[in-house]
Molecule: TPP riboswitch aptamer (THI element)
Organism: Cellvibrio sp.
RNA sequence: GUUUUCUUGUCGGGGUGCUUUUUGUUCGCUGUAUGCGGGCAACGAGGCUGAGAUAUACCCGCCGACCUGAUCCGGUUAGUACCGGCGUAGGGAACGAGAGCCUCCAGUUU
Numbered sequence: 001g002u003u004u005u006c007u008u009g010u011c012g013g014g015g016u017g018c019u020u021u022u023u024g025u026u027c028g029c030u031g032u033a034u035g036c037g038g039g040c041a042a043c044g045a046g047g048c049u050g051a052g053a054u055a056u057a058c059c060c061g062c063c064g065a066c067c068u069g070a071u072c073c074g075g076u077u078a079g080u081a082c083c084g085g086c087g088u089a090g091g092g093a094a095c096g097a098g099a100g101c102c103u104c105c106a107g108u109u110u
Stems, first nucleotide, its partner, number of pairs: 001101002005099006011061004016055001017048005022042008030033001066091003072085004
């Protein structure tokens, strides 16, 4: 000097869904039954995917996690998991230290 490589500190960014059931709550129905059906809530329980589904965790900081369009489109699935499209789309969070490597300078020795 370098940011093409590795380690690390601090800082910052990001997501938390689907499903069954239970409980609570609420609405509707007529046959008024401890009935049936629907909505909502739960860091309640089981199952699925995933790094992560509330974890003193995990992922990511431009080789970019994730978000938007999007309650999107096609396939597929128990399912919003998975595959493809959209998509060369629009957004999206950085500084330091050490190592490594390269170059230069100076000194010493031969």